[in-house]
RNA sequence: CAGUCAUCGAGAGGACCCGAGGGACCUGGCCCGACGACGGUCCGGCAACCUGCGCGUUGCGCAAGGUGCCAACGCCAGGAUCGAUGAGGA
Numbered sequence: 001c002a003g004u005c006a007u008c009g010a011g012a013g014g015a016c017c018c019g020a021g022g023g024a025c026c027u028g029g030c031c032c033g034a035c036g037a038c039g040g041u042c043c044g045g046c047a048a049c050c051u052g053c054g055c056g057u058u059g060c061g062c063a064a065g066g067u068g069c070c071a072a073c074g075c076c077a078g079g080a081u082c083g084a085u086g087a088g089g090a
Stems, first nucleotide, its partner, number of pairs: 001089001004087005013043005021032003025079005044070003049066002051063005074082001
């Protein structure tokens, strides 16, 4: 960094700090939020894309090192050069 691939209705929260908006963008809804949301730190957890190991090897099982994630289906409907995450690539 894309004119690549896969996935996105499952699953998983406590403490402390902060202090006003937040749920990506637009329109319309709905919801969360001073009983402290969002965000940050620590700890914990979920999952299994990559990874490691094993096996009867298009795959399955186990582990959890690298990522990711832990309100609501990516919150819902419509929209757009949609977005996010992982893998991959010059």

SAM riboswitch aptamer (S box leader) from an Acidimicrobiaceae bacterium, 90 nucleotides, folded computationally. The organism belongs to Acidimicrobiaceae, within Bacteria. Its mean pLDDT, the model's own confidence on a scale to 100, is 86.